[in-house]
RNA sequence: GGAGUCGGCCAGGCAGCCGCUGUGUUGCCGCAAUCAGGCGGCAUAGAGGAAAGUCCGGGCUCCGCAGAGCGGGAUGCAGGGUAACUCCCUGGCACGGCGACGUGACGAAGAGGGCCACAGAGACGAGUCCCGACGGAUGCAAGUUCGGCGGGGGUGAAACGAGGCAACCUCCAUCCGGAGCAACACCAAAUAGGCAGGCGACUUAGGCCGGCUCGGCCGAAGCCUGCGGGUAGGUGGCUUGAGCCUUGGGGUAACCCCGGGCCUAGAGGAAUGGCUGCCGGCUCCACCGGGUUCGCCCGGCCGGAGCCACAGAACCCGGCUUAUCGGCCGUCUCCCAGG
Numbered sequence: 001g002g003a004g005u006c007g008g009c010c011a012g013g014c015a016g017c018c019g020c021u022g023u024g025u026u027g028c029c030g031c032a033a034u035c036a037g038g039c040g041g042c043a044u045a046g047a048g049g050a051a052a053g054u055c056c057g058g059g060c061u062c063c064g065c066a067g068a069g070c071g072g073g074a075u076g077c078a079g080g081g082u083a084a085c086u087c088c089c090u091g092g093c094a095c096g097g098c099g100a101c102g103u104g105a106c107g108a109a110g111a112g113g114g115c116c117a118c119a120g121a122g123a124c125g126a127g128u129c130c131c132g133a134c135g136g137a138u139g140c141a142a143g144u145u146c147g148g149c150g151g152g153g154g155u156g157a158a159a160c161g162a163g164g165c166a167a168c169c170u171c172c173a174u175c176c177g178g179a180g181c182a183a184c185a186c187c188a189a190a191u192a193g194g195c196a197g198g199c200g201a202c203u204u205a206g207g208c209c210g211g212c213u214c215g216g217c218c219g220a221a222g223c224c225u226g227c228g229g230g231u232a233g234g235u236g237g238c239u240u241g242a243g244c245c246u247u248g249g250g251g252u253a254a255c256c257c258c259g260g261g262c263c264u265a266g267a268g269g270a271a272u273g274g275c276u277g278c279c280g281g282c283u284c285c286a287c288c289g290g291g292u293u294c295g296c297c298c299g300g301c302c303g304g305a306g307c308c309a310c311a312g313a314a315c316c317c318g319g320c321u322u323a324u325c326g327g328c329c330g331u332c333u334c335c336c337a338g339g
Base pairs, nucleotide, nucleotide: 001335002334003333004332006330007329008328009327010326012279013278014277015276016275017274018273020046021045022044023043024042025041026040027039028038029037048310052321053320055319056318057317058316059315060180061179062178063177072176073175074174075173076172077091078090079089080088081087092106093104094103095102096101107171108170112169113168114165115164116163124161129153130152131150132149134147135146136145137144138143184236185235186234187233194227195226196225197224198223199222206218207217208216209215243262244261245260246259248257249256250255280308281307282306283305284304285303287300288299289298290297291296
């Protein structure tokens, strides 16, 4: 100098103007009230490394639940980490790479079933294509045919061997209740139902007892009051948490312990944006210098144009997977050259 490997980080920057959401504070309106609410001012905070896919694992909430089994699902080397995991770390083994390193459902084929492409005669309770020697039958003979034999040949990943395959069924071991913040809890209209009481009712309408009368019993509609459930709507759940940064310590590591510091979005059809200017990066054109096999290549940059990824919280965490312009830092490996 070139080509790689592994790990970490950034995610264009600054300023001005106009907006949006939360919080704090303050002024005005409103009011019995420093209520609720409305309109302003000021201050302050305001997306991600994946917020994504919703694929695993947990927290939280509600429902269910004596105990055990069957069925179903998941996982599968050993040890460790963790709240837990199908995740992570270390080691072993196998495979790939010259190497740094990467990848791996990696228990059991002495329980059973199933399958084993192509080639080959035959692919798993075997089989006889070729060769060899032997034996039988037949034939004067050459030969033909039959039989088993050989650590023979040939095909194949594998040819009978305790064969291979379990990301085929299966067996073994371990684990697993269901639904999800539209969970769930609270407050609570209008309208229409429900329940209770009063009026209706000094015989209301009407009904029952009765042959009739007196009498007794029940009592609609309607009106009023109270109660209760649900809906619209509102509030909580909601962001202080397995949290982030860090001195020191333990451990190969994942990770853990002690101490110190910090508070860092909480919207709800859903805020986190828009415009302008300057600077930065990339590409193209033009220009300049050099080279040229006249196709172009290398370097520079005063100018012009275009672009600056993937993508956006929605109860919260730990992972995995997928998407991603460009750039920075570190570790180690291989090759070339020089000292």
Predicted 3D model of a 339-nucleotide RNA (Bacterial RNase P class A) from a Burkholderiales bacterium. A source record names the gene rnpB. Rfam family: Bacterial RNase P class A. It is annotated as a ribozyme. The organism belongs to Burkholderiales, within Bacteria. The coordinates come from a structure-prediction model, not an experiment, and the mean pLDDT is 78.